[in-house]
RNA sequence: UGGGUUGGUGAGGCGGCCGCGUCGCGGCACGUAAGUGUUCGCGCCGAGGAACGUCCGGGCUCCACAGGGGAGAAUGGUGGGUAACACCCACCCGGGGUAACCCGCGAGAAAGUGCAACAGAGAGUAGACCGCCUGCCGCAGCUUGCUGCGGUCGGUAAGGCUGAAAGGGUGGUGUAAGAGACCACCGGCGCACGUGGUAACACGAGCGGCCAGGUAAACCUCGUUCGGAGCAAGACCAGACAGAGGAUGAUGACGCGCCCCGCCGAGUCCUCGGGUAGGUUGCUAGAGAGUGCCGGUAACGGUAAUCCGAGAUAGAUGACCGCCACCCUGAGCGUUAAACCUUGGGGGACAGAACCCGGCGUAUGAUCUGGCCCAUUCC
RNA sequence: UCCCCUGUAGCUCAGUUGGCAGAGCGCUUGACUGUUAAUCAGGAUGUCGCUGGUUCGAGCCCAGCCGGGGGAG
Numbered sequence: 001u002g003g004g005u006u007g008g009u010g011a012g013g014c015g016g017c018c019g020c021g022u023c024g025c026g027g028c029a030c031g032u033a034a035g036u037g038u039u040c041g042c043g044c045c046g047a048g049g050a051a052c053g054u055c056c057g058g059g060c061u062c063c064a065c066a067g068g069g070g071a072g073a074a075u076g077g078u079g080g081g082u083a084a085c086a087c088c089c090a091c092c093c094g095g096g097g098u099a100a101c102c103c104g105c106g107a108g109a110a111a112g113u114g115c116a117a118c119a120g121a122g123a124g125u126a127g128a129c130c131g132c133c134u135g136c137c138g139c140a141g142c143u144u145g146c147u148g149c150g151g152u153c154g155g156u157a158a159g160g161c162u163g164a165a166a167g168g169g170u171g172g173u174g175u176a177a178g179a180g181a182c183c184a185c186c187g188g189c190g191c192a193c194g195u196g197g198u199a200a201c202a203c204g205a206g207c208g209g210c211c212a213g214g215u216a217a218a219c220c221u222c223g224u225u226c227g228g229a230g231c232a233a234g235a236c237c238a239g240a241c242a243g244a245g246g247a248u249g250a251u252g253a254c255g256c257g258c259c260c261c262g263c264c265g266a267g268u269c270c271u272c273g274g275g276u277a278g279g280u281u282g283c284u285a286g287a288g289a290g291u292g293c294c295g296g297u298a299a300c301g302g303u304a305a306u307c308c309g310a311g312a313u314a315g316a317u318g319a320c321c322g323c324c325a326c327c328c329u330g331a332g333c334g335u336u337a338a339a340c341c342u343u344g345g346g347g348g349a350c351a352g353a354a355c356c357c358g359g360c361g362u363a364u365g366a367u368c369u370g371g372c373c374c375a376u377u378c379c
Numbered sequence: 380u381c382c383c384c385u386g387u388a389g390c391u392c393a394g395u396u397g398g399c400a401g402a403g404c405g406c407u408u409g410a411c412u413g414u415u416a417a418u419c420a421g422g423a424u425g426u427c428g429c430u431g432g433u434u435c436g437a438g439c440c441c442a443g444c445c446g447g448g449g450g451a452g
Base pairs, nucleotide, nucleotide: 001375002374003373004372005371006370007369008368012324013323014322015321016320018318020046021045023043024042025041026040027039028037029036030035048350052361053360055359056358057357058356059355060230061229062228063227067260068259069258072226073225074224075223076222077091078090079089080088081087092106093104094103095102096101107221108220112219113218114215115214129160130159131156132155133154135152136151137150138149139148140147141146142145168186169185170184171183172182173181187211189208190207191206193204194203195202196201234281235280236279237278243272244271245270246269247268248267254262255261288307289306291304292303293302294301295300326347327346328345329344330343331342332341380451381450382449383448384447385446386445389404390403391402392401398435406422407421408420409419410418428444429443430442431441432440
């Protein structure tokens, strides 16, 4: 210098003006008052990194408690973090990459069942289509007991062929030809052992049988986890109304459904009809934020002081103007280009709270910036 | 706020143990007819919503997005 890889920052700033919402203060109106308001003025504050998707996990609330079994669902290397998780960190193993680094739904296929189209001889306790080989029969040749060709009964998994996949590999012994039939080495598997590691696992040496294919994002098996519903949960106040029919019921309603079990002590459920369409609370200071110090490889934890100002309810947070900064671009000037200067024009995303948090996933214009790797050049 | 279903040819829909994507209507060519319709014979038509993954192989299994529809209080 070029290319790559992996993080972080950030979500323009200041001012003016009009408008909207909560809260506070003051006026005005109503009201005896407390207080109230489609009212007026002033002041403070007023969306996000994802507020999104609603994919996980929790807090909180109600179902008496949240018990067991079964069913169902989720999850899956090891260790740690956490309130918890399917998240995060570190490591192991496998795969990709020259490397930095990235990816992995990463338990079990010697518990069982299933599946593998087409092609192919054979597709899972393998398989004789070609090939190779002994014997027998026939024919031919001549070197007269061998060779070649054809047929036939068999043997054979070394070679060919098909396929995504053909039941260890290499070399030898052996044989008619061959074959873990036997042997050596290598690979892999199982068992018990040693060393290192908390562990997954790694390394080493020993024994064993010649070898055990793929698929569990097919059923399934094993380990672990999970009760249900959700702030329109739930609680309180005010006001309105009209009940009727059916089912079930102290022999059991209720606890999502089944069984056990428990609880409670009389209602519960369905259909049709009627009324209301109000207020308060829950409601925002919390597993909170950044900073310093300490512990830890890290995720994270501990501690000290500091900081924190949406809370609407059919749903406020918007529009315009000026200056500055950023990006793109036209023109001008200095000899050309770049850069700089002057003066114009254009641009700024994704998206918006609705009980609150921790994650994941997805969307996103421009800017700034750290680490690491590779190649090349120079010193 | 919380749930559920669905996407296959121009239209309406099938597609199951994962193995060459189909039917009806429509379109189109030919025959029949003086012509049209009907009828008969033939033909064309697909990013299986998109992107990844599992598998030898995906419309089908898994994950994440996108679009459409419906429901509860």